A computed fold for a 477-nucleotide part of an RNA from a wastewater metagenome, annotated as small-subunit ribosomal RNA, 3' major domain. The coordinates come from a structure-prediction model, not an experiment, and the mean pLDDT is 81. It matches the Rfam family "Bacterial small subunit ribosomal RNA". Its family is annotated with ribosome and structural constituent of ribosome in the Gene Ontology. The RNAcentral record of the full RNA draws on SILVA.
Context: one part of a larger RNA
């Protein structure tokens, strides 16, 4: 110098504490662990693994197993030889993959050859084999925490210090003031994108105020740019004013003025480094091991078993509710092997059919809670929905291991949940739906966005955690 302390001093975080909602008890949904198994592929393991790689395991993915095949191989290039155009059809075997027979046909030439195909040889071969304690790339955490350095000059025999430390301040090593330091990088802010306010400018497929037209209604149609919005420039927010404190930086005030006020929300953006942290299975790669196999290919089974334990989640245990009937309001995205109106057919999944749309036009799209009646009256119930029988619809070669979905029949356990433990400081928590991605189809309740209804509490910094700086102790380093 540094790391530790049930040492100090100062700060700071939803860390405590006020609060409001789970989690742990019950069904299931899914990850792990274990054990079973031919397999039940691999990887991740405190915090930083466990709805995690995985943004789709019926085949295939598939890396595993069981059992048939193949051997310069499933792919591409290069050289030499041989052989023929490419190719099409028919059998035999077989689960298939493959093996194997029979047949039809032969490309262009300047006749040397050429292209192109197959085949033999021979280089390059394959490896989801091993090593993340050999690597690159990326990636997780402390952490979006207020840090880490450097030149040069000072200081000390030297490690090394100063600077970066103290007084103030800040969300910040952000600013001030002081000072043997003076400056300087990388971080921090700030420029980025999005929200919130408005001014120009434009005006279709958006909007419709005012004129006309036209409907059972409807911007539906002539029109028009007022408004909504769209989507391009631009204003705006700096402690600029203003009082109080302060030497200054700052700090206060239900101040002004504003759509917004002291970073206005949010987002992207992660210093030096630390954990031999993850990942050789995304990738590339060093070294090692295999090469008639640890490679390739097919078929079926497996990743979906289950006395059991955990983690994450959904659905509920009900009257602030279920259930039936009428009835209002969104955003944000997909869409041509697509989305699919109208109209029929079925209680229904769905079916026929196809208008219109490569979309501000057409479609998916009837948003749900909400609001207005009725109804049930504390009941394992008209709560609550597994379990299971029937019977069906859809994807898809194929739903038996092992899809979702509808109908009807069944109605479990579950009385709000010990000890202990997550989350959350405002458009959040809670609640309500709705859309994408992967994708034939889905075990999606997962992930990612999107709106809509909308709260409570924060005296405080004694304690717990976690972390910043100063300072002291030590027998670690």
């Nucleotide at each position: 110098u540094g790391a530790c302390g049930g040492g100090g001093g100062u700060c700071c975080g939803c860390a405590c504490a006020a609060g409001c909602g789970g989690u742990g008890g019950a069904g299931c949904a899914u990850g792990u662990g274990g054990u079973u198994u031919a397999a039940u592929u691999c990887g991740a393991u405190g915090a930083u693994a466990c709805g995690c790689g995985a943004g789709g395991a019926a085949c295939c993915u598939u890396a595993c197993c069981u059992a048939g095949g193949c051997u310069a191989g499933a792919a591409u290039g290069u050289u030499a030889g041989a052989u023929g155009a490419g190719u099409a059809a028919u059998g035999a075997u077989g689960a298939a993959a493959g093996u194997u027979a029979u047949u039809a046909g032969u490309c262009c030439u300047u006749c040397g050859g050429g292209a192109c195909a197959u085949u033999u040889a021979a280089c390059a071969a394959g490896g989801u084999g091993c090593u993340g304690c050999a690597u690159g790339g990326u990636u997780g955490u402390c952490g979006u925490c207020a840090g880490c350095u450097c030149g040069u000059g000072c200081c000390g025999u030297g490690a090394g210090g100063u600077g970066u430390u103290g007084g103030g301040u800040u969300a910040a090593g952000u600013c001030c003031c002081g000072c043997a330091a003076c400056g300087a990088g990388c971080g921090c802010a700030a420029c980025c994108c999005u929200u919130a306010u408005u001014g120009c400018c434009a005006g279709u497929u958006g909007c419709c105020a005012g004129c006309g037209a036209g409907u059972a209604a409807a911007g539906u149609c002539g029109g028009g740019g007022a408004c909504u919005c769209u989507g391009g420039u631009g204003a705006g927010a700096c402690u600029g004013c203003c009082g109080g404190c302060g030497u200054a930086a700052g700090c206060u005030g239900a101040g002004a003025g504003g759509a917004a006020g002291g970073u206005g929300g949010g987002g992207a953006u992660g210093a030096c480094g630390u954990c031999a942290a993850a990942u050789c299975a995304u990738c590339a790669u060093g070294g090692c091991c295999u090469u008639u196999a640890u490679g390739c290919u097919u078929a079926g089974g497996g990743c979906u078993a289950c006395a059991c334990a955990c983690g994450u989640g959904c659905u509920a245990c009900a009257a602030u509710g279920g259930u039936c009937g009428g009835u209002a309001c969104a955003g944000a995205g997909g869409g041509c092997a697509g989305c699919g109106a109208u109209a029929g057919a079925g209680u229904g999944a769905u079916c026929u059919g196809g208008a219109g749309c490569a979309a501000a036009u057409c479609c998916c799209u009837u948003a749900a809670a909400g609001c207005c009646g009725a109804u049930c009256c504390c009941a394992g119930u008209u709560c609550g929905g597994a379990u299971u029988g029937g019977a069906g619809u859809c994807u898809g070669c194929a739903a038996c291991c092992c899809g979702a979905c509808u109908c009807u029949a069944u109605g479990a356990a579950g009385g709000u949940g010990g000890a202990a433990u997550c989350g959350c400081u405002a458009g959040u928590a809670a609640u309500c739906g709705c859309g994408c991605a992967u994708c034939a189809g889905c075990c999606a309740u997962g992930g990612c966005g999107c709106g809509g209804u909308g709260a409570a509490u924060a005296c405080g910094u004694u304690c717990c955690c976690g972390g910043a700086c100063c300072u002291u102790g030590u027998a670690c380093a």